[in-house]
Molecule: RNase P RNA; transfer RNA
Organism: Alphaproteobacteria bacterium
RNA sequence: UCAGAUGGCCGGAUGGCCCCGGGACGCCGCGCAAGCGGUGUGUCGAGGAAAGUCCGGGCUCCACGGAGACACGGUGCCGGUUAACGGCCGGCGGGGGCGACCCCAGGGAUAGCGCCACAGAAAUGACACCGCCUAAGACCCUAAAGGUCCGGCAAGGUUGAAAUGGUGCGGUAAGAGCGCACCGCGUCUCAGGUAACUGAGGUGGCACGGCAAGCCCCACCGGGAGCAAGACCAAAUAGGGACGGCACGUAACGCGUUUCCGCGUAGCUGUCCGGGUCGGUCGCGCGAGGUGUGUGGCGACACACAUCCCAGAGGAAUGGCCAUCGCCCGCAUUAAGCGGACACAGAACCCGGCUUACAGGCCAUCUGACGCU
RNA sequence: CGGAGCGUGGCGCAGCCUGGUUAGCGCACCAGUCUGGGGGACUGGGGGUCGUGGGUUCAAAUCCCGCCGCUCCGA
Numbered sequence: 001u002c003a004g005a006u007g008g009c010c011g012g013a014u015g016g017c018c019c020c021g022g023g024a025c026g027c028c029g030c031g032c033a034a035g036c037g038g039u040g041u042g043u044c045g046a047g048g049a050a051a052g053u054c055c056g057g058g059c060u061c062c063a064c065g066g067a068g069a070c071a072c073g074g075u076g077c078c079g080g081u082u083a084a085c086g087g088c089c090g091g092c093g094g095g096g097g098c099g100a101c102c103c104c105a106g107g108g109a110u111a112g113c114g115c116c117a118c119a120g121a122a123a124u125g126a127c128a129c130c131g132c133c134u135a136a137g138a139c140c141c142u143a144a145a146g147g148u149c150c151g152g153c154a155a156g157g158u159u160g161a162a163a164u165g166g167u168g169c170g171g172u173a174a175g176a177g178c179g180c181a182c183c184g185c186g187u188c189u190c191a192g193g194u195a196a197c198u199g200a201g202g203u204g205g206c207a208c209g210g211c212a213a214g215c216c217c218c219a220c221c222g223g224g225a226g227c228a229a230g231a232c233c234a235a236a237u238a239g240g241g242a243c244g245g246c247a248c249g250u251a252a253c254g255c256g257u258u259u260c261c262g263c264g265u266a267g268c269u270g271u272c273c274g275g276g277u278c279g280g281u282c283g284c285g286c287g288a289g290g291u292g293u294g295u296g297g298c299g300a301c302a303c304a305c306a307u308c309c310c311a312g313a314g315g316a317a318u319g320g321c322c323a324u325c326g327c328c329c330g331c332a333u334u335a336a337g338c339g340g341a342c343a344c345a346g347a348a349c350c351c352g353g354c355u356u357a358c359a360g361g362c363c364a365u366c367u368g369a370c371g372c373u
Numbered sequence: 374c375g376g377a378g379c380g381u382g383g384c385g386c387a388g389c390c391u392g393g394u395u396a397g398c399g400c401a402c403c404a405g406u407c408u409g410g411g412g413g414a415c416u417g418g419g420g421g422u423c424g425u426g427g428g429u430u431c432a433a434a435u436c437c438c439g440c441c442g443c444u445c446c447g448a
Base pairs, nucleotide, nucleotide: 001369002368003367004366005365006364007363008362009361010360012325013324014323015322016321017320018319020045021044022043024041025040026039027038028037029036030035047344051355052354054353055352056351057350058349059226060225061224062223072222073221074220075219076218077091078090079089080088081087092106093104094103095102096101107217108216112215113214114211115210116209129157130156131153132152133151137149138148139147140146165183166182167181168180169179170178185204186203187202188201189200190199191198192197230282231281232280233279240273241272242271243270244269245268246267252265253264254263255262256261289308290307291306292305293304294303295302296301326342328340329339330338331337374447375446376445377444378443379442380441383400384399385398386397393431402418403417404416405415406414407413424440425439426438427437428436
């Protein structure tokens, strides 16, 4: 210098003027008051994702005697962190990269069921198409050689994503873990490690193919709903209840088995009570809070001290103009200049994560290549 | 706020659950034949990143995850 890796940060800056929203204080008006309206001062006023709503929690209500089980859903190497998590941190194992570093839903396939198309002899109780072999046995042949039968084999070929350990040597009629060495696999012991796991030694002799993001098994987690949660205040009208008043008059209905008789209901109206609706108030901004320093820890994080108060509307404010500067684009160009544009996107109960979108820029550490000293 | 489903040639749909080697059907389109011509019929043909990006698997339209778009339901 070029090419890259990882982690973090900013996300137009400064000043002036005007507007908008919140709460505080003052003044004015109305009102008995609570309070309402107007106005002034000073103050605060979007984000790293406020987004998607994919996880986890706080909070609130409902259900529930405790605990457990079934079903359903989720998670899935080990340890830690946290309020909790499927997040994060540190390890282990596997894979990729020359490297810095990156990626992995990464438990169980001897609990069981199921599937493995086409091709191929054979696809899981593995198998025998081509092929290899005639040592032993029987036969043809006088005998040998050769041939046939009975058989033996799985080395080589062929198919496939995958062919039942691989390579080499020995061995054999030909072969074969049949024997041996190394590698791989299973298993046992020992050592290290909290653990996942790793290493060493012994042993077994192919017995044990793949798929669980197929059903399933195992371990762990989960009661349900969501601020339109929920709490309080509370009109008009209609309807309900209690106590009265008035009217009607035993006409109707119901009950007491029926007539008689008794009781109740049905009309208008007054006072009071209670429920819900419209509406209003709260929930609603001091919080698992921010910043700085120190300590512990590899780290996520925890603790201590200091300091700060940092949006709370209720159809929804956070905007506009001017000046200077910055960056980008276009025109012009020695330069000055002129014009335009300033990413993604915007709170609505809150918080911790994840995911996704994002013009441009900055910082730190590290890697590889080349050049120079 | 909560839940369910869909995306496959130009259009409307199968196939997905239970993965398998030609991704199919109807309409439409193109060419030819029949007709004097049109329509229609018959024959033949073309056309599909299976919304998108990853993953699992020997193999993905199909199974799993993220994202994009659309529709419906409940409070």